[in-house]
Context: one part of a larger RNA
C1' cells in the first nucleotide's frame, strides 16, 4: 500500500445524490410525559434522576432451634420465634475518572406523499407506493345449481342450498361516489324486414319401348336418372325498450358592470351529454427553479397558498384520515474520522529470504 479493527486535538455534516458507514442511545427502579385521535392508542414519546461495596437499624418473605400451656396421653394442638436465609426502606461511611463499571442490551423529535393495519413477492440484481387483505358494490346461480375438469362414466362445487356458491371490480373507517344509455357489451321484447340445414315439388335435361320418316333423321310413354322455381322453415342479425359500482365519454365561439381588470348576465354552433362535489405546478403541471409566504446568510428540493388543471376527479373510486412500514421526500437536537485532514496503534496479506 490493501482488508479487518481500535483510538484522536479543534471543529461538527462543511462530506455526499443522500448522514451512506459509523458514532450516539440503551438493562432495571422512580418522576414526568405534548399535537392528534377511530378513546384502544400516540407513549418506552419527549424530558430528568436513581443504580456499587460496608457497617447499623427497622421491615417482607421461608424455615422453625428453644421454650412454656393445654387436654382427648398423640408422630397431637396452641403459643412463642432463636438462627439462617431472603425483600424494601433510611441513615452513616468506603473507593475509582466511571458502580445495568465487562457482555448482551432503543438515538429521539417536526411535516409532507403513497399504502389503512398484520401480512405476500420477482429462490439467485427490484420487498415496494406492487400483491392480499376484512369491508362495499354488480352479476350469475332454485340443486341433476351457476362454475369448473373430462370424449364420456364421473368428480369437484358440496354430502352445501341465495345470510349458499361462482365471476368481475373496489379495497379499513368518515364524508361522499354528479351527468351522458348516441357507440360497444349485456338483459328484456317480440310486430315486422332478412336468413341455414330441411320440407316441397311446379318445371327443365339425359336415357328408349314405341311411333313417324325425305332414311339423314326427328318425336318421344313408363321406369331410372340429373336437376329443380314457388312456399313452408329457428336463432342471430336489423329493428324497439332498459341498463355505466356494465366496457367508456363528460365542448367551442363572441359580447356584456359608471377607471381599469374582470365577467354573476345575454347570443351562437355543435353534442349522447358537455366535468357537478372535492381536490390541484400533484407520483399528475409542459412552459417551470410558475407566483407569494414558511423555513436557511444562501433553498431547481420540502412545506403553506394561489388556480393559467399542456393532460385531477368521483368503486380503472373522490377526498380526508388515529394507528403502522427493513417505505419515499423535507427539516431540527443529539452524536460522531462522512469531511476540514489527516495521524497513530494493532491483526492478515502485500514484499524480502527460505
Nucleotide at each position: 500500500c490493501u482488508u479487518c479493527u481500535g483510538u484522536u486535538a479543534a471543529g461538527g455534516a462543511a462530506c455526499u445524490c443522500g448522514g451512506c458507514a459509523a458514532a450516539c442511545u440503551a438493562g432495571c427502579c422512580c418522576c414526568g410525559u405534548a399535537a392528534c385521535u377511530u378513546c384502544g392508542g400516540g407513549a418506552g414519546a419527549a424530558g430528568g434522576g436513581g443504580u456499587g461495596c460496608c457497617u447499623u437499624u427497622g421491615u417482607u418473605u421461608g424455615u422453625g432451634a428453644u421454650u412454656a400451656a393445654a387436654c382427648u396421653u398423640g408422630c397431637u394442638u396452641u403459643a412463642u420465634g432463636a438462627g439462617c436465609a431472603u425483600u424494601c426502606a433510611a441513615a452513616g461511611g468506603c473507593c475509582g475518572c466511571a458502580g445495568u463499571g465487562a457482555a448482551a442490551u432503543g438515538g429521539c423529535c417536526c411535516a409532507g406523499g403513497c399504502g389503512a393495519c398484520u401480512g405476500u413477492u420477482u429462490a439467485c440484481u427490484a420487498a415496494a407506493a406492487a400483491c392480499a387483505c376484512a369491508g362495499g358494490a354488480c352479476u350469475c346461480u332454485g340443486c341433476u345449481a351457476a362454475a369448473u375438469c373430462g370424449u364420456a362414466a364421473g368428480a369437484u362445487g358440496a354430502c352445501g342450498u341465495a345470510u349458499a356458491g361462482g365471476g368481475u371490480c373496489u379495497g379499513a373507517c368518515g364524508c361522499c361516489u354528479g351527468c351522458c344509455c348516441g357507440g360497444u357489451g349485456c338483459u328484456g321484447a317480440a310486430a315486422g324486414g332478412u336468413u341455414a340445414a330441411g320440407g316441397g315439388a311446379a318445371g327443365g335435361g339425359g336415357u328408349u319401348a314405341g311411333u313417324c320418316u325425305u332414311c339423314g333423321g326427328a318425336c318421344g310413354a313408363a321406369g331410372c336418372u340429373c336437376u329443380g322455381a314457388a312456399c313452408c322453415g329457428a336463432a342471430g342479425c336489423c329493428c324497439c325498450a332498459g341498463u355505466a359500482a356494465a366496457c367508456g365519454g363528460c365542448g367551442g365561439c363572441c359580447g356584456u358592470a359608471a377607471c381599469u381588470a374582470u365577467a354573476a348576465c345575454g347570443g351562437u354552433c355543435c353534442u349522447a351529454a358537455g366535468g357537478u362535489a372535492g381536490c390541484g405546478a400533484a407520483a399528475u403541471u409542459c412552459c417551470u427553479u410558475g407566483u407569494c409566504g414558511g423555513g436557511u446568510a444562501a433553498g431547481u428540493u420540502c412545506c403553506g397558498a394561489c388556480c393559467u388543471g399542456c393532460a385531477c376527479g368521483a368503486a380503472u373510486g373522490g377526498u380526508g384520515u388515529a394507528a403502522c412500514g427493513a417505505u419515499c421526500u423535507g427539516g431540527g437536537c443529539a452524536c460522531u474520522g462522512u469531511c476540514u485532514c489527516a495521524a497513530c496503534a494493532g491483526a492478515a496479506g502485500a514484499c524480502u529470504c527460505g

The part of an RNA shown here (large-subunit ribosomal RNA, domain IV) has 354 nucleotides and comes from a Candidatus Auribacterota bacterium. Its Rfam family is "Bacterial large subunit ribosomal RNA". The prediction has a mean pLDDT of 88. NCBI's taxonomy places the organism under Bacteria, Pseudomonadati, Candidatus Auribacterota. The RNAcentral record of the full RNA draws on ENA.